[in-house]
RNA sequence: ACAGGCAAAUCUGGAGAGCGCCAGCAAGGCUGGCCACCGAAGGGGCACGCGACAUCCGUCGUAAUCUCUCAGGUACCGAGGACAGAUGGGGCGCA
Repeated sequence: ACAGGCAAAUCUGGAGAGCGCCAGCAAGGCUGGCCACCGAAGGGGCACGCGACAUCCGUCGUAAUCUCUCAGGUACCGAGGACAGAUGGGGCGCA
């Protein structure tokens, strides 16, 4: 310095589950409590696999759309939304 790549940002698509009950507040709605549910923000957990150590037994590390449901969410609308596609300023940085 920096192709490809990563990643900020933008656009598009994007699921699931109670119009639950009670109380309060001036309405919309919000808040609190109770029970029932959902998983695709975030967070936690793990291995028959892989790697390292040991080389008898074992020990340590390591992922998720798996699992838990702490958080969050549960009519429509709205918001959020893993992930996918497109763009991508010149931020990171391999060859």